[in-house]
Predicted 3D model of a 79-nucleotide RNA (c-di-GMP-I riboswitch aptamer) from Desulfuromusa sp. Of the family's consensus pairs, 95% are formed in the model. Its Rfam family is "c-di-GMP-I riboswitch aptamer". Its family is annotated with cyclic-di-GMP binding in the Gene Ontology. The prediction has a mean pLDDT of 86.
RNA sequence: UCUCCGAAAGGGCAAAGCCGGAGUAAUCCGGUGACGCAAAACCACGGGUCCUUAACUCAAGGAUAGCCGGGUUGCCGAA
Repeated sequence: UCUCCGAAAGGGCAAAGCCGGAGUAAUCCGGUGACGCAAAACCACGGGUCCUUAACUCAAGGAUAGCCGGGUUGCCGAA
């Protein structure tokens, strides 16, 4: 000097529940609320799971990024 890790600081996001709304549903949006999260920021590319329609076979559409993997980007940097 570079790389890995990530203490501290400044902060950030926000589970379940409850209220209101959308949707056939999974689920999503807003408010409240914090279980937690160093990417719990973004992306349905692969897998998984869930919903709907079919089902002789083949499947088709949707959801989940806080299920796993992958891709892109981002704040701080002690030992």